[in-house]
RNA sequence: CCACGACAGGCGGGGGGUUGGCGGUCCCCUGUAUCCGAAACCCGCCACAUGCGGAGCCGAUAGGCCACCAUGAGGCCCGCAGGGUCAGUGUAGGGACGCCACGCGGUGUUGAAGGUUGGGUCCCACGCAGCGGCUGCCCGUGAACCUGGUCAGGCCCGGAAGGGAGCAGCCAUAAGCGGGAUUAGCUGGGUGCCGUGGGGUAGCCCAUCUGGAGCCAAACGGACGUUACCUUGCUGGUUCUGCGAAGUCGAAGGUGGUGUCGUGG
Repeated sequence: CCACGACAGGCGGGGGGUUGGCGGUCCCCUGUAUCCGAAACCCGCCACAUGCGGAGCCGAUAGGCCACCAUGAGGCCCGCAGGGUCAGUGUAGGGACGCCACGCGGUGUUGAAGGUUGGGUCCCACGCAGCGGCUGCCCGUGAACCUGGUCAGGCCCGGAAGGGAGCAGCCAUAAGCGGGAUUAGCUGGGUGCCGUGGGGUAGCCCAUCUGGAGCCAAACGGACGUUACCUUGCUGGUUCUGCGAAGUCGAAGGUGGUGUCGUGG
C1' cells in the first nucleotide's frame, strides 16, 4: 500500500415551552436528514442525565470527532408604542327596566280623596216583545193499476126485457209538492237600552247624603335606583405587530487537524 472480516461510531442540529434538572412527544428556526410503535394529571432518565421499544442500512470513510474563524437564520430576556382577545371594575355617555308628581299637564270650594245609602252592570225563574220551525187557514198542483164519481167503445150474464164489472177520457180528491197570509196553537234560543220577583254585589258606573282639600297622569323634561347590552375609562392576564439598545443561546457556513482491531498478500 492492497483485499477480506470485525468493532467503535453514524443515519441531523438548534431555540422556546415543560421539568428540581436532562432528553422525547408539542410549537418555531435551519434545510433534507432510514422505517415502524406509544407518549401531557405523559414517556425514558439523574449531571458520564442529550430519549424509550422494535426493524434495517452505512461503516473506518467522512456524512464521524475536535479546535478555530468571521459571519450568522431564529429564539429568549429588557424597554417603548400600537392592536386583538379574556377576566375584573364600574369612570363617562347611550340603551333597557323600575321608581318619584320636582317642572310641564288635567281636575277640584260650581266641592277632591275617603265613607253611607240606593240603583245599574252579573246570575236564576216567569211574563212580554221579537225571530226561526211545525201544524191549522187560503190558492194552485197533484194517482197507468192498487182513490171516488160519471163511465163512450169493448167485455160478461140473460131467449128477451134487463142486469153486472169496468179501461181510456172528463170531473173531483188523498198523501205529497209549490205559493200566500202572519190571524190561531205548539215549540226552540249565543234574541232584548222591555217588565215582575228572587239572589248576588270584589271591582266599575250613576244618583243621594256625609266629608272639607286634595286627586289623576310616568307622554315629555328632570331626580334616584337596577342592569355590563353598546361605546368608553381603569386594572390584570394572554397574544400579535413595529421600533430600540445591551446581554444570552445559537442551526446552517468556512478553515485546519484527527480517526480502531484482526487475518492474508

Predicted 3D model of a 265-nucleotide RNA (Bacterial large signal recognition particle RNA) from a Thermotogota bacterium.
The coordinates come from a structure-prediction model, not an experiment, and the mean pLDDT is 79.
The sequence was found by an Rfam model in a public genome assembly.
Of the family's consensus pairs, 93% are formed in the model.